[in-house]
RNA sequence: GCCGCCGUAGCUCAGCGGGAAGAGCAUCUGAUUCGUAAUCAGAAGGUCGCGGGUUCAAACCCCGCCGGCGGCU
Numbered sequence: 001g002c003c004g005c006c007g008u009a010g011c012u013c014a015g016c017g018g019g020a021a022g023a024g025c026a027u028c029u030g031a032u033u034c035g036u037a038a039u040c041a042g043a044a045g046g047u048c049g050c051g052g053g054u055u056c057a058a059a060c061c062c063c064g065c066c067g068g069c070g071g072c073u
Base pairs, nucleotide, nucleotide: 001072002071003070004069005068006067007066010025011024012023013022019056027043028042029041030040031039049065050064051063052062053061
């Protein structure tokens, strides 16, 4: 330098036939307990890496960057 994959909640990842974003763990609150843990219920938490484009509508399609991993020269 070229090619491919990946980037979504604090962490690990779903969601890639476009229709207004989810799970588990963690955190907080409550219940339970003499108390803690465990368990149960609920809540909060996201500019979907960044910037453009297409579209009535984009995490998803297109382009360019940035970062990570792998391969080739």